A computed fold for a 473-nucleotide part of an RNA from Candidatus Peregrinibacteria bacterium CG_4_10_14_0_2_um_filter_43_11, annotated as small-subunit ribosomal RNA, 5' domain.
It matches the Rfam family "Bacterial small subunit ribosomal RNA".
Context: one part of a larger RNA
RNA sequence: GGAUGAACGCUAGCGGUGCGCCUAACACAUGCAAGUCGAGCGCCCCUUCGGGGGAGCGGCGAACGGGUGAGUAAAACGUUGGAACCUACCCCGAACUCAGGGAUAACCCGCCGAAAGGCGGGCUAAUACCGGAUAGUCCCGCAAGGGUAAAGAUUUUUCGGUUCGGGAAGGGCCUGCGUAGUAUCAGCUUGUUGGUAAGGUAAUGGCUUACCAAGGCUAUGACGCUUAGUGGGUCUGAGAGGAUGAUCCACCACAAUGGAACUGAGACACGGUCCAUACUCCUACGGGAGGCAGCAGUGAGGAAUCUUCCGCAAUGGGCGAAAGCCUGACGGAGCGACACCGCGUGGAGGACGAAGGCCUUUUGGUUGUAAACUCCUUUUCUGAGGGAAUAAAUGAUGAAGUUACUUCAGGAAUAAGCACCGGCUAACUACGUGCCAGCAGCCGCGGUAAUACGUAGGGUGCAAGCGUUAUCC
Numbered sequence: 001g002g003a004u005g006a007a008c009g010c011u012a013g014c015g016g017u018g019c020g021c022c023u024a025a026c027a028c029a030u031g032c033a034a035g036u037c038g039a040g041c042g043c044c045c046c047u048u049c050g051g052g053g054g055a056g057c058g059g060c061g062a063a064c065g066g067g068u069g070a071g072u073a074a075a076a077c078g079u080u081g082g083a084a085c086c087u088a089c090c091c092c093g094a095a096c097u098c099a100g101g102g103a104u105a106a107c108c109c110g111c112c113g114a115a116a117g118g119c120g121g122g123c124u125a126a127u128a129c130c131g132g133a134u135a136g137u138c139c140c141g142c143a144a145g146g147g148u149a150a151a152g153a154u155u156u157u158u159c160g161g162u163u164c165g166g167g168a169a170g171g172g173c174c175u176g177c178g179u180a181g182u183a184u185c186a187g188c189u190u191g192u193u194g195g196u197a198a199g200g201u202a203a204u205g206g207c208u209u210a211c212c213a214a215g216g217c218u219a220u221g222a223c224g225c226u227u228a229g230u231g232g233g234u235c236u237g238a239g240a241g242g243a244u245g246a247u248c249c250a251c252c253a254c255a256a257u258g259g260a261a262c263u264g265a266g267a268c269a270c271g272g273u274c275c276a277u278a279c280u281c282c283u284a285c286g287g288g289a290g291g292c293a294g295c296a297g298u299g300a301g302g303a304a305u306c307u308u309c310c311g312c313a314a315u316g317g318g319c320g321a322a323a324g325c326c327u328g329a330c331g332g333a334g335c336g337a338c339a340c341c342g343c344g345u346g347g348a349g350g351a352c353g354a355a356g357g358c359c360u361u362u363u364g365g366u367u368g369u370a371a372a373c374u375c376c377u378u379u380u381c382u383g384a385g386g387g388a389a390u391a392a393a394u395g396a397u398g399a400a401g402u403u404a405c406u407u408c409a410g411g412a413a414u415a416a417g418c419a420c421c422g423g424c425u426a427a428c429u430a431c432g433u434g435c436c437a438g439c440a441g442c443c444g445c446g447g448u449a450a451u452a453c454g455u456a457g458g459g460u461g462c463a464a465g466c467g468u469u470a471u472c473c
Base pairs, nucleotide, nucleotide: 001473002472003471004470006469007468008467009466010465013343014342015341016340017339018338019336020335021301026299027298028297030296031295032294035060036059037058040057041056043054044053045052046051067254068253069252077178078177079176081174082173085171086170087169090167091166092165093164094163095162096161097160098132100130101129107122108121109120110119111118112117138147139146140145152159153158180226181225182224187217188216189215192214193213194212195211196210197209198208199207229251230250231249232248233244234243235242236241256277257276258275259274260273279290280289281288282287307333309332310331311330315329316327317326318325319324346376347375348374349373356367357366358365359364381410382409383408384407385406386405390400417462418461419460420459421458422443423442424441428457429456430455431454432453438445439444
C1' cells in the first nucleotide's frame, strides 16, 4: 500500500448492487416450511340435484428442494483411466394385457384408557393382495428341459398395466497422480496379507465365514498425536509464491447423542420407524409427547450479525387428464454506511478587504471572495398529476407498486464531518501546565517561554464518511 462476512469511537443527506451468528453442531415458546390425485376404490355428510365437503383403502411424491461444517488427513475432494453393476418418472422400438379367488380399512356393535392410543365381533370395494393360464429377443442350462407377467379407468378418445431391447440423465464400485503439522510418535498389523471354497451384494472385493499359507506396511515417514470439510475460486504479489475456502457453483458429511433396520427404483432417511442415553413438557402416577444445523422469531454465549413481513404474478419443483392445489425453493419488500459504485450539500459576481475571532514588532497580518449583498439554477427535497416493462403463443393473470420513469409548482431552500500538523509524514502559532496532568506506531516528548501534553486560532489529508483495533499478503 492492498484486502475483510469485521468490531469499536465520533459523525451522517440520498440512490443502486451485493452482503449480514465467523462465538454455543448451545437450548428452544409460537406460526408456517410436502403434499397431491374422486379420471384407482368403497363409504359418510350437505345440496339449488349442477355439484360440494370429509376421513379411510390405494397410487405418485416426500431420497428433490432448503440448512449446517460437527466429524473426516481418506478413494473425502480434484483430476486421469477402468470393469464386475443399478436406475422410478421421460424418449424410441418389439410383444402382450386371459379366466378366477380370498381378505381388509373405512362403516356398525361392544369394550379398555386421564390421555396418547388400543382390543374383540360383524359387513364391504379396488389400479390393494393371492395363486392359475399363456411366453419370447427374458432367466438357469452344453443341450434336453425347466422357470417367471399384467389392471383397469374415462369416455369415444385418451390415460394407463406387464415383459424385453436401446437411449437420455443420475448413481454405486475400482484405480494412477495430487492433497496440513509433528520423529520430543519408530516400529505397526491377526481378517491382519494372500490363496481355495462358500455366503452376501445391483455389482468387484476379507465385504463375511471355514480351511490353508505367513504374510502385508514402514525413514520415499508406516503407526500414533494435533489440526482441518475438499475443489472451482477469493485476497495479495510484476511473477514465482504466500494466505484463505463468507456469499455463488460442484462434491462430501451430518440432522439432540449413539446404534439399527423397515419401506422403496433410490434412504439406513432433517420436518419416517424402532432401541438406548441426556434434556424438556403433559399426567388421573398406570403411562405418554418432543427434536429449528428449514423460514421468521426467543433466550444464552459474544466485540458482533436482520422482519415472528408480502406473494405464488415470474422462474423452478411435487401431484393431477385438466381446472387446479401445495411450495419460508424462489420472486420481492423491511432492518444495518457492513462493502462497492454513483449523486448531492449550490453556481456566477462580489472590498486595497465589514464585524467578530486569532496573532502582532501596535503598525499591521490572517480567517478571506469567505460572509453580507446582487443575479441564476433546482440535481436533491416537499406537494400535486401522469405512469410502465417484467405477462410468455390467443384471452385472463403483477406480490413488488402510493414502484421505476416522467410533467408541473415551490423555495438555496432539507444535507459535513473525522483524523492529523516533532521526524518518519502533507500541515504552526498563542495561551495553560511544569517529569505533574498527559502523549506515544518507532525514535521519543513533558523538570517555567513544549511547533510532541490540554485548549484556541490557523493549516494539512480524506470525505458521508473519518479514525482506531484485529487478521492476511